[in-house]
Molecule: c-di-GMP-I-GGC riboswitch aptamer
Organism: Nitrospinota bacterium
This record gives sequence, C1' cells and structure tokens, in this order.
RNA sequence: UCCCGAAACGGCAAACUCGUCGUGAGGCGGGGGCGCAAAGCCACGGGUCAGUAACUCUGAUAGCCGGGCUGCCGAAG
Repeated sequence: UCCCGAAACGGCAAACUCGUCGUGAGGCGGGGGCGCAAAGCCACGGGUCAGUAACUCUGAUAGCCGGGCUGCCGAAG
C1' cells in the first nucleotide's frame, strides 16, 4: 500500500409519521431507527416501478445487481 473487517471516534438513516413539491413512481425538510464499511457521488448496462393508447419515448430508484469516481479507522490474517 492492497485485500480484508475486530474495536473505537464519528457518519448515514428503512418501515411508520407530520409538513411540502409532483398526475404518478417518488423527491426534499422534521420526528423515528430497520439496517449500512461506502446506505458517499454518478442513471453507463441490466432489473424493478411510474407516466403514456402504446413504445425503442419521458421519468423514478445509487437502501436491487453490475460498472465508474472518491473516501474515515486499523485488531487478526
């Protein structure tokens, strides 16, 4: 240093709920805390979901998987 993931300082925040924006999936803010070592960031590929008469269209999801970029700590191996 890389793999890796014991401990600690901290960090994030599912369901549910209140407010708000959106036709919707869902976003943002407050409460909450199931979980998370990238649950930090990016819709590039696939999946799923919404819109549409329908789509190869327009969206959502990074806490579905893969991929890319960045990153805290340091036991054992």